Guanidine-I riboswitch aptamer, 97 nucleotides, folded computationally. Rfam family: Guanidine-I riboswitch aptamer. From the family's description: This family represents a conserved RNA structure found upstream of the ykkC and yxkD genes in Bacillus subtilis and related genes in other bacteria. For this family Rfam cites "New RNA motifs suggest an expanded scope for riboswitches in bacterial genetic control" (Barrick et al., Proc Natl Acad Sci U S A, 2004). The coordinates come from a structure-prediction model, not an experiment, and the mean pLDDT is 83.

RNA sequence: AUAAAAGUUUUCUAGGGUUCCGCAAAAAAUAUUUUGGUCCGGACCGAGAGAAAACGCUCUAAUAAAGAGUACACGGAAGGAUAAAAGCCCGGGAGAU
Numbered sequence: 001a002u003a004a005a006a007g008u009u010u011u012c013u014a015g016g017g018u019u020c021c022g023c024a025a026a027a028a029a030u031a032u033u034u035u036g037g038u039c040c041g042g043a044c045c046g047a048g049a050g051a052a053a054a055c056g057c058u059c060u061a062a063u064a065a066a067g068a069g070u071a072c073a074c075g076g077a078a079g080g081a082u083a084a085a086a087g088c089c090c091g092g093g094a095g096a097u
Base pairs, nucleotide, nucleotide: 007055008054009053010052011051012050015045016044020042021041022039023036024035025034026033027032056070057069058068059067060066072092074095079089080088
C1' cells in the first nucleotide's frame, strides 16, 4: 500500500429516552393546568461489529427451475438529529491489534 454486492430493505431484539396517550402527585374556577421516566405501560427511536425474512449479487447450471455461497469484525471522546436519549448519525471513521 492492498480489489470485491465485503449489498439493500422490512420486521424484530439488546438498548434508549419522554413529544403524545396512559399512570402517579399537586393545584384548580372541576374546564383544565403543573410536575414526575427514580414510571417494568401503549406508542415512539433503535444496531456495521444482534436475530429473522425478502430481494439482490457470485458460482454450478445455463431458457427456466433448482442447488451452493454471500466471510471476518477490538474500538473511543467530542459533536449532530429529533421532544429527548441511545449499540441512532458521524462510523467498518480516529485509534488499537